[in-house]
């Protein structure tokens, strides 16, 4: 970079340094000098990987321990972006609600 699977309403700082941006796009909305963003240190989780324990030739599977490699650490992935179906209400349009998908993160594995 491209595909494959999986999760994405849970949980995480009154620290340090920094000094103007930041929530991936777009449009809302909203953080933010009562200190964004990097970046450190702390923390939360438990995709892989490791150990034990049942089953068992082995693998796989479940269950737990532990924290090697990643993540992640305001607001459902902040909310909507495409579609369908029901509602407000008849024709459009527009709203709110469900349900599909999209689009993106993130782990793993494959090209």
């Nucleotide at each position: 970079u491209u595909c494959u699977u999986a999760u994405c309403g849970c949980g995480a700082g009154u620290g340090g340094c920094g000094g103007a941006g930041g929530g991936a796009c777009u449009g809302g909305c909203c953080c933010a000098a009562u200190g964004a963003a990097a970046c450190c240190c702390g923390g939360c989780a438990a995709c892989c990987a490791u150990c034990u324990a049942u089953c068992c030739u082995u693998c796989a599977a479940u269950a737990g321990a532990a924290a090697g490699g990643u993540g992640c650490u305001a607001a459902a992935u902040c909310c909507a972006g495409c579609a369908a179906a029901c509602a407000g209400u008849u024709g459009a349009a527009c709203u709110g609600u469900u349900u599909g998908g999209g689009a993106g993160a993130u782990a793993a594995g494959a090209g």

The RNA shown here (SAM riboswitch aptamer (S box leader)) has 111 nucleotides and comes from Gracilibacillus suaedae. The sequence was found by an Rfam model in a public genome assembly.